[in-house]
This is a predicted structure of a 538-nucleotide part of an RNA (small-subunit ribosomal RNA, 5' domain) from an uncultured prokaryote. Its mean pLDDT, the model's own confidence on a scale to 100, is 86. Its Rfam family is "Bacterial small subunit ribosomal RNA". Its family is annotated with structural constituent of ribosome and ribosome in the Gene Ontology. The full RNA is in RNAcentral, with records from ENA.
Context: one part of a larger RNA
RNA sequence: GAGCGAACGUUGGCGGCGCGCCUACACAUGCAAGUCGAACGCGAAAGGACUCGGUCCGAGUAGCGUGGCGGACGGGUGAGUAACACGUGAGUAACCUGCCCCUGGGUUCGGGAUAACAUGCCGAAAGGCGUGCUAAUACCGGAUGAGACCACAGCUUCUUCGGGAGCAGUGGGAAAAGGCGGAAACCUGAAAGGGUCUGCCACCUGGGGAUGGGCUCGCGGCCUAUCAGCUUGUUGGCGAGGUAAUGGCUCACCAAGGCUAAGACGGGUAGCUGGUCUGAGAGGAUGAUCAGCCACACUGGUACUGAGACACGGACCAGACUCCUACGGGAGGCAGCAGUGGGGAAUUUUGCGCAAUGGGCGAAAGCCUGACGCAGCGACGCCGCGUGUGCGAUGAAGGCCCUUGGGUCGUAAAGCACUGUCAGGAGGGACGAAACCUUCUUGGUUAAGAGCUGAGAAGUUUGACGGUACCACCAAAGGAAGCACCGGCUAACUCUGUGCCAGCAGCCGCGGUAAUACAGAGGGUGCGAACGUUGCUC
Numbered sequence: 001g002a003g004c005g006a007a008c009g010u011u012g013g014c015g016g017c018g019c020g021c022c023u024a025c026a027c028a029u030g031c032a033a034g035u036c037g038a039a040c041g042c043g044a045a046a047g048g049a050c051u052c053g054g055u056c057c058g059a060g061u062a063g064c065g066u067g068g069c070g071g072a073c074g075g076g077u078g079a080g081u082a083a084c085a086c087g088u089g090a091g092u093a094a095c096c097u098g099c100c101c102c103u104g105g106g107u108u109c110g111g112g113a114u115a116a117c118a119u120g121c122c123g124a125a126a127g128g129c130g131u132g133c134u135a136a137u138a139c140c141g142g143a144u145g146a147g148a149c150c151a152c153a154g155c156u157u158c159u160u161c162g163g164g165a166g167c168a169g170u171g172g173g174a175a176a177a178g179g180c181g182g183a184a185a186c187c188u189g190a191a192a193g194g195g196u197c198u199g200c201c202a203c204c205u206g207g208g209g210a211u212g213g214g215c216u217c218g219c220g221g222c223c224u225a226u227c228a229g230c231u232u233g234u235u236g237g238c239g240a241g242g243u244a245a246u247g248g249c250u251c252a253c254c255a256a257g258g259c260u261a262a263g264a265c266g267g268g269u270a271g272c273u274g275g276u277c278u279g280a281g282a283g284g285a286u287g288a289u290c291a292g293c294c295a296c297a298c299u300g301g302u303a304c305u306g307a308g309a310c311a312c313g314g315a316c317c318a319g320a321c322u323c324c325u326a327c328g329g330g331a332g333g334c335a336g337c338a339g340u341g342g343g344g345a346a347u348u349u350u351g352c353g354c355a356a357u358g359g360g361c362g363a364a365a366g367c368c369u370g371a372c373g374c375a376g377c378g379a380c381g382c383c384g385c386g387u388g389u390g391c392g393a394u395g396a397a398g399g400c401c402c403u404u405g406g407g408u409c410g411u412a413a414a415g416c417a418c419u420g421u422c423a424g425g426a427g428g429g430a431c432g433a434a435a436c437c438u439u440c441u442u443g444g445u446u447a448a449g450a451g452c453u454g455a456g457a458a459g460u461u462u463g464a465c466g467g468u469a470c471c472a473c474c475a476a477a478g479g480a481a482g483c484a485c486c487g488g489c490u491a492a493c494u495c496u497g498u499g500c501c502a503g504c505a506g507c508c509g510c511g512g513u514a515a516u517a518c519a520g521a522g523g524g525u526g527c528g529a530a531c532g533u534u535g536c537u538c
Base pairs, nucleotide, nucleotide: 001538002537003536004535006534007533008532009531010530013385014384015383016382017381018380019378020377021343025341026340027339029338030337031336034069035068036067039066040065041064042063047057048056049055050054076296077295078294086220087219088218089217090216091215092214095213096212100209101208102207103206104205105204106203108142109141110140111139117132118131119130120129121128122127149172150171151170152169154167155166156165157164158163178201179200180199181198182197183196186195187194188193222268223267224266229259230258231257234256235255236254237253239251240250241249271293272292273291274290275286276285277284278283298319299318300317301316302315321332322331323330324329349375351374352373353372357371358369359368360367361366388418389417390416391415398409399408400407401406422479424474425473427471428470432465437459438458439457440456441455442454443453444452445451482527483526484525485524486523487508488507489506493522494521495520496519497518503510504509
C1' cells in the first nucleotide's frame, strides 16, 4: 500500500446492489412433505326445504382407512475425517439405475384375507387386545411365455487367457391390473348395460439409450523424527458365505508374510475443490457468500422398507438431558425458516406471497412447498447522489496572532440574483404474465365430423413485491458534516496552561519554566457520510 463475513470509538442525509453466529451449547411457540376419489372400502354434521310420520338438499362433500408415488430431492451445518475424503486422469471383461426416451412381445383363469367400520374389553395417558363384516392397481395360486435367469452340451468371434459377445439345442422354475373417456355397424339383452371397436393413463416381460450412482487404480495438495520401528484378519493362497458388484468384506483351513528413512507407525492440526486476497511475476495466505464433491443430524450402535438410506423433521436398542404421570408407565430432539436463553468483541423479523422460477403428487383443475421470490433490521461492504449556484470589500462585526503599523479566518458571512437533485406534499402509475382455460382453423390417430393429441388464431383470467419503481406538478436554500492529524518518518504552526507532574507514543522519542511532541484555543493538512483504532493476511 492492498484486502476483510470483521469488531470498537466519534459522527451520520438519501438510494442501488450485495452480505450478515467466524462462538456442533440447550431450546418455549408457529410453520418447513405431501399428494392422488381417473386404484379401493366406509362415510358424517351444522344449516336449510317440505306433504313435518319422516324424507330431500347439504353430499358420496368433510373425514377415516387400505393402496400408489414422493418423504434418499430440496434446505442446514463443518463436528469428525490426513482418507481414494477431495482434485485430476484412467478402468469396471467385477456392477446397479425408480420416474424419462426409443423399440419387441404380452396383459389369461381363479382364490383367501385385512384395515377403516361395528361391537366387547384393558389403560391416567401414550396406546393396545379380542370378536364380526368388506373392497382394490393390496396379497396368493394356476395357465402361457419369444427373449431374460439357471443347469448341461455346441459353433463363430474377441480376449488382460480368468473370461466376454453373438448364434442355435435339451431340461427347469419364474409375469401381469386395471382405471377414465368416445362410438357407426355387428353380437347379446325387455331395458339399463355388456361384448366388440377405439383413444389416453397405468400394468408385465425383453433389448437399447439417457441420467444418476457403486467399486478399483496412477498422480497431486499440512506440520512433527524431542514419534523409528509398525502389523495377527495382519500379508498371501484354497474353499465357502455375503453383496448389484471385486475384495480378509466375513468365516474355516494352509503358508509366514506385509509396510518402513522416497518417513511406516504414532502425535498435532484440518472438511476438499472451482475459487478468494495479495503480488510485476514466481510465490505466499485463505476456502464467508455462489458452485461441485464429501461428512454429520442430541451421543453411540443396528438394521427394516425401498430403484435408491443404514435415512435431519422414519424405526429399534443403549446413554445423557428435558417434559408429562393416577408412579404402573409414557413423550421429545431447530447443524430447516423465524424466534428464545446462554456463550461471545460480534452477526437480523416469531414478516408477505406461491405472482414468477424450480420441486413432489395428480389425466387435469389444483394442492403442498420458511426451496424460492420479496419486504423488514444493520454505513457490514462496494458504488452513485446530495448537504446548494453566481455575484458580492466600508476586506463589516467577532475570534486568534502581533514588532500595535498591521496580519489572518476571508468572498468566507451579510446582501442581491438564481437553481431544484434528495428528503416533504399532492396526482398518474408500471415491466416482471406467459401459460393454464374457452372457442375456432388445420395436421395426426381412428370406421368416424366422438374422444384424445401437435401447430396456429381469437377471447378471458392470474402480481407477494406495491400504489413500489418511474413520470409530470407544488413548495422551498429551506431538513442534511464530520472524523483524524499537524516534532521527523509524513501533507499541515502559533499562543496559552502545565512544569520528568499531568500526560503522549507505530519507531526514534517528547515533558525537570520560553514544549510546533502533553492539554485547550486560533489557524492549517488529509479524507469525507464517513473518519480513526484494534485484530488478521499478502